This is a predicted structure of a 77-nucleotide RNA (transfer RNA) from a Desulfobacteraceae bacterium. The RNAcentral record of the sequence draws on ENA. Taxonomically the source falls in Desulfobacteraceae (Bacteria, Thermodesulfobacteriota, Desulfobacteria, Desulfobacterales). Rfam family: tRNA. From the family's description: Transfer RNA (tRNA) molecules are approximately 80 nucleotides in length. Its mean pLDDT, the model's own confidence on a scale to 100, is 81.

């Protein structure tokens, strides 16, 4: 060099036919039970949806171009 995928909360995903506060599991705090603790059960918070643009009344989603992993093709030595 060309072409696919993939990037959402500490972590593991989900959402991707544009539409109302962005969710779930796990994990971090409280609290409730318990003598203490674990296990259970209630709540709390945590997220500029990888970055910068652009299309729209409206973008995690669609387009453009970077950035990073992850694969296959190919080119030179």
């Nucleotide at each position: 060099g060309c072409g696919g995928c993939c990037a959402u909360a500490g972590c593991u995903c989900a959402g991707c036919u544009g539409g109302a506060g962005a969710g779930a599991g796990u994990g971090a705090c409280g609290g409730a039970c318990u003598a203490c603790g674990a296990a259970u059960c209630c709540g709390u918070a945590g997220g500029u949806c990888g970055c910068a643009g652009g299309u729209u009344c409206g973008a995690a989603u669609c387009c453009u171009g970077c950035u990073g992993g992850c694969c296959g093709c190919g080119c030179c030595a």